Predicted 3D model of a 101-nucleotide RNA (c-di-GMP-I riboswitch aptamer) from a Gammaproteobacteria bacterium. The prediction has a mean pLDDT of 85. Lineage of the source: Bacteria > Pseudomonadati > Pseudomonadota > Gammaproteobacteria. It matches the Rfam family "c-di-GMP-I riboswitch aptamer". Rfam's curators write: GEMM was predicted in a large-scale screen for bacterial structured RNA regulatory elements. It was read from a public genome assembly, where an Rfam model found it.
RNA sequence: CGCAAAAAUUGGCAAACCCAUUGAAAGAUGGGGACGCAAAGCCACCGGUCUAAGGGCUCGAGAACGUAAGCGUUCAGGCCUAGGAUAGCGGGGUUGCUUGA
Numbered sequence: 001c002g003c004a005a006a007a008a009u010u011g012g013c014a015a016a017c018c019c020a021u022u023g024a025a026a027g028a029u030g031g032g033g034a035c036g037c038a039a040a041g042c043c044a045c046c047g048g049u050c051u052a053a054g055g056g057c058u059c060g061a062g063a064a065c066g067u068a069a070g071c072g073u074u075c076a077g078g079c080c081u082a083g084g085a086u087a088g089c090g091g092g093g094u095u096g097c098u099u100g101a
Base pairs, nucleotide, nucleotide: 003100004099005098012037013036017032018031019030020029021028022027035088041094042093043092045091046090047089048086049085050084054081055080056079057078058077062075063074064073065072066071
């Protein structure tokens, strides 16, 4: 330096859940708390997954308004969509501790 993580050592991080804050939401941040993690350090480059404020489409068997009627408009409802999120989903990039079966 490369590779490995069986055993050992110094330690490290912190799931669910609870509280506070924030966000449209997913989620994030701080405190508590430990399920686990050899990168569960960092990075949204690739794929996956989550959310849908905003945008688009749709719907009469819903509501309101207008209309002589036909119908029109709006609000619900449904579907699609990432400029949002996830690094503790996987790949990739990058940095690092210990030891050497």